Source information
RNAcentral holds the sequence, with entries from ENA. The RNA shown here (transfer RNA) has 71 nucleotides and comes from Cordylochernes scorpioides. Model confidence (mean pLDDT): 81 of 100.
Parts: sequence; structure tokens; C1' cells
RNA sequence: CCAUUGGUGGUUCAGUGGUAGAAUGCUCGUCUGACACGCGGGCGGCCCGGGUUCGAUUUCCGGCCGAUGCA
Repeated sequence: CCAUUGGUGGUUCAGUGGUAGAAUGCUCGUCUGACACGCGGGCGGCCCGGGUUCGAUUUCCGGCCGAUGCA
């Protein structure tokens, strides 16, 4: 340089053109003599810009960052 691939709560991962979900985390309550575990509630997110569309996390283009391959 070229090609492929990924970017989603603090972390690890789903998701699909129509209000984004799980686990873990944090926090509050409950339980206990106390802690932990368990149970219940709450908090927290689509990398950036533009295009297409009635509507974009999803599709297209560009940018940034990471990974892999070839030279």
C1' cells in the first nucleotide's frame, strides 16, 4: 500500500429497516446477630460525519481506532 473483518452501558456479548436485550457491574430494598449467597427494584449504551428512506443501531460512502492476511 491492498484485501477482509470488527466498533452496542464500566466490562463481555446478542440484535435487527419501526421504542436496543442478556450476563456481569454499581446502587437501593429484603433476607441474616453480621457478612456472603439468594430474591426484588433502579442506573447506565448503538465510534464520528454525510447519503438513501416516511423511518437507520441495521443499508451505502467517507473518516478514526483495533485485529487478521498478502506483498